Large-subunit ribosomal RNA, domain IV from a metagenome, 331 nucleotides, folded computationally. Rfam family: Bacterial large subunit ribosomal RNA.
[in-house]
Context: one part of a larger RNA
RNA sequence: CUCUCUCUAAGGAACUCGGCAAACUGGCCCCGUAACUUCGGAAGAAGGGGCGCCCUCUUAACAGAGGGUCGCAGUGACCAGGCCCAGGCGACUGUUUACCAAAAACACAGGUCUCCGCAAAGUCGUAAGACAACAUAUGGGGGCUGACGCCUGCCCAGUGCCGGAAGGUGAAGGAAGUUGGUUAUCUUCUCGGAGAGAAGCUAACGACCGAAGCCCCGGUGAACGGCGGCUGUAACAAUGACAGUCCUAAGGUAGCGAAAUUCAUUGUCGAGUAAGUUUCGACCUGCACGAAAGGCGUAACGAUCUGGGCGCUGUCUCGGAGAGAGACUCG
Repeated sequence: CUCUCUCUAAGGAACUCGGCAAACUGGCCCCGUAACUUCGGAAGAAGGGGCGCCCUCUUAACAGAGGGUCGCAGUGACCAGGCCCAGGCGACUGUUUACCAAAAACACAGGUCUCCGCAAAGUCGUAAGACAACAUAUGGGGGCUGACGCCUGCCCAGUGCCGGAAGGUGAAGGAAGUUGGUUAUCUUCUCGGAGAGAAGCUAACGACCGAAGCCCCGGUGAACGGCGGCUGUAACAAUGACAGUCCUAAGGUAGCGAAAUUCAUUGUCGAGUAAGUUUCGACCUGCACGAAAGGCGUAACGAUCUGGGCGCUGUCUCGGAGAGAGACUCG
């Protein structure tokens, strides 16, 4: 000097990104216990007191009452909650990145939409077959949301889905018909050939018939999604209930709001501090909240995140002392 511990005057978070680490607290019994609350909780809230041994009484025992007594100390060692206030997020117990993340992420009960009538939908497999399920809509699959409370606004123009079938488009296939090739036969000739040519076969075109789909007509948002601008106006000024105008499918309702969202920004005011870019309460000018990619609340819960306080301490002022294990010397 390093590591693991023990103690430390006075102060007590001045340390630091941050009380990280450490310390305080700690068991049992008694008293006592607030806001809030889903009446269960919160709660071991908080905050106090007692605890050994001996004698007597009581008792089945535990315990209790009275008296006495020792120590600094009686849960005498070990074992053994620090607490409070406020806020964000997530209701909760759970689950997770085996080996840098345990969370506000996932799940969840509950809500809702949708598919599926059973040889089900859905999934795996080329198939046979299997799961779903030895189940049957109070069931099974999928999507979103995520206890509970109060609620969940407007837009169906686009996209998706569902329904419709009049019209348009419309494949394979069918096909009346038209045309070409071939030639039984006929005609002609300079006998080599040339021309015409039915049926059949074959090839091309083809009116017309022809489903779904698409176009089309409707519906549908807890489907994908979207939810404006400019100008003027009230008898001080300011503001603008109001008016005008343009555009749109419709122009953001309730609630919340400098927020896990606010750029400007350390917004402004208030609280807390001697002093507060953080925190809390308001305001609303929401760059760029907003209603199941849910909105706003919420008791309880959390090795969660944030701010404050009490207690406590070597975190610090600022160091010091000691123990053990190393390091170092010798072997």
About this RNA:
The full RNA is in RNAcentral, with records from SILVA.